This is a predicted structure of a 112-nucleotide RNA (SAM riboswitch aptamer (S box leader)) from Desulfuromonas soudanensis. It matches the Rfam family "SAM riboswitch aptamer (S box leader)". About the family: The SAM riboswitch is found upstream of a number of genes which code for proteins involved in methionine or cysteine biosynthesis in Gram-positive bacteria. Its mean pLDDT, the model's own confidence on a scale to 100, is 81.
RNA sequence: UCUUUAUCAAGAGUGGUGGAGGGAAAAGGCCCUGUGAAACCACAGCAACCGAUCCGCGUCCUGCGGAUGCCAGGUGCUAAUUCCUGCCCGAGAUCCAGGGGCAAGAUGAGGG
Numbered sequence: 001u002c003u004u005u006a007u008c009a010a011g012a013g014u015g016g017u018g019g020a021g022g023g024a025a026a027a028g029g030c031c032c033u034g035u036g037a038a039a040c041c042a043c044a045g046c047a048a049c050c051g052a053u054c055c056g057c058g059u060c061c062u063g064c065g066g067a068u069g070c071c072a073g074g075u076g077c078u079a080a081u082u083c084c085u086g087c088c089c090g091a092g093a094u095c096c097a098g099g100g101g102c103a104a105g106a107u108g109a110g111g112g
Base pairs, nucleotide, nucleotide: 001112002111003110004109005108006107007106008105013043014042015041016040017039021032022031023030027085028084029083044078045077046076049074050073051071052068053067054066055065056064057063082104086102087101088100089099
C1' cells in the first nucleotide's frame, strides 16, 4: 500500500510535559478548545476482536456456538451515532422523515 471478513446507537479519564489548534480527507454545518487543542508520557478505566481457559455441538474442512477479565497475554478505545451532511432505493407523482442498501472511514483478524 492493496485485498477478504466481522463490528461500529453501548461503554470508559485524571495527572505531567506541551503550547494552538482539534473533531479522517474536500466543502458545508455544528461542536470542543488559554477553566489550555494536537502530540508525547504515567497511571487508571472500558470493551472483549485475537489469544488463553472451560463447556456444548459437529466432523474430517479442525469448524460452529456459549461462558470466564482475580485472564499480570496481543491490539484497540476512553466528548458528541463513525458528531451530522455523500450516492441509490423509498406511498400515483414531486420533495422527502423514519427505514434499507452502497460508498468512504475506524478497529480486529487473515491474505498478497